Overview: Predicted 3D model of a 264-nucleotide part of an RNA (large-subunit ribosomal RNA, domain VI) from a Bacillota bacterium. Rfam family: Bacterial large subunit ribosomal RNA.
Context: one part of a larger RNA
This record gives sequence, structure tokens and C1' cells, in this order.
RNA sequence: CGGAGGACCUUUGAGGGGGGCCGUUCCUAGUACGAGAGGACCGGAACGGACGUACCGCUGGUGAACCGGUUGUUCCGCCCGGAGCACAGCCGGGUAGCCAAGUACGGGAGGGAGAAGCGCUGAAAGCAUCUAAGCGCGAAGCCCGCCCCGAGAGGAGAGGUCCCGCCGGGAAACCGGGUAAGACCGCCGGGAGACGACCGGGUGGAGAGGUUCGGGGUGGAAGCGCCGCAAGGCGUGGAGCCGACGAAUGCUCAUCGGUCGAGG
Repeated sequence: CGGAGGACCUUUGAGGGGGGCCGUUCCUAGUACGAGAGGACCGGAACGGACGUACCGCUGGUGAACCGGUUGUUCCGCCCGGAGCACAGCCGGGUAGCCAAGUACGGGAGGGAGAAGCGCUGAAAGCAUCUAAGCGCGAAGCCCGCCCCGAGAGGAGAGGUCCCGCCGGGAAACCGGGUAAGACCGCCGGGAGACGACCGGGUGGAGAGGUUCGGGGUGGAAGCGCCGCAAGGCGUGGAGCCGACGAAUGCUCAUCGGUCGAGG
């Protein structure tokens, strides 16, 4: 910009994409077959590999704004207790998120048309013949079926709901203007994201932050008391600290505003 007023939501599915894999063991059955050795078709079941998708309850990884331990040094006047730097100084753990080695699930069934091929009926050609007319069966393949995108599918589709028929110029087309439903900007944010986009919230509000409570992680704070010559230990006390998780709570910030947008 188009889809013949302007919008919001829900959809149909033309078309496109993805997927499509393989093995082992067991039963049938030591059966058919075979002198024996050996050893099936058909049909059924279980398990597995690789691959793919999703997820984080479990097992783990990461987790540079969480907790603890510890070395050297500088500083906070000193002790105590801390802070900075040293690869995050080093080391031990670790929430959310992300992730696989973890956990689920998938390849199918089924329908249709049909390849090679196997047939039925059957003439031309009194026979024969799957073919000439006609009919049946028949592949990991084709079409549908499963998952995803999808009306710019110009044959531009459908349904629901909302807004209305304004003002000025003009004969009208149309131009300009203010609005409606609605939208955008700006603002607070996001399991959305390079930026746009997308989604949520905006006081008539729990959207984010803070706070409180909970979960979770560290692993027993400081101070004081007691014990020990001391290093240190014990008690107060599952203590103190605590990112991302959950809830509650208007304490803080979303204030106030601006711009578009129909007249069929």
C1' cells in the first nucleotide's frame, strides 16, 4: 500500500515445511524343508541403537551480584571485626535460569491410488492368452492421515463483537479539520527479545521494585559467657547471611500527557 467504511477477537485451510531409520532376542518351532548338518516363510511379543521434539520433578553440569573456608598484602589508629587487590586470588558448596550425560514422548496404525509382479473373466484368433473392454491383489515409495507455518490464497475467504453517518470548502470526485470504536508514542516490566517486533501492566492498579512471610542455598554469624597454658572447643542457636523462585502487602515507580484514527 492492497484486500471497496473504520476497528478488535476467533477461525477455514489453498499452499508450504517437518517427520518417515535400523537392529537384537523370544514365541510360533527345533515345526515346514532336509539323509544329516542345519533351519525358515507367515504372524505375534519384548528389548535396544542412532536421530528428533519437549521439559527440569529425578541424576548431574554451569551458576563472575548467594554462603562458607583460606594465603599474601594494603587500608579502616590498635585488638576484635571487616573492606580492596592478587585469574572470580585460591578452595568447598550452590537457588533460579540455561543445559545433557537426566526424564518423557515420537517414527505408527488406518484409508486411497498404484510400480515391478501375481491373478480373475476374456475375445481379436471356436483353442490358448492377466488385456484389447472389464475386475482383484500388490512396495520403506505416491496422496491422505500425525506435527508446524499459513488469506499478499490478488479467487486477498468465514464468524462474533464494537463504532457511527460530524464540521468547513466544492456540483461531485475530492481536499482540509475535530472525533468514535480502537491504536500508537511516552512510562513500569517480561520464562519476549540484537534493534524493531511480541506479551503483561499503568492508581478503577499487585506490573516491576521494596518490605514481610515462605521455599531454597550455605552450614553454625557477630557479641557475650564457659572450658583450655595455647592452637582452639562448647553454649546462646539449624545460628547468621542469603541473586533470579512462590505468596501477601499500595511503601516506591508506572504521574501528568501527546499523536493518530470512520463518515461508507
The full RNA is in RNAcentral, with records from ENA.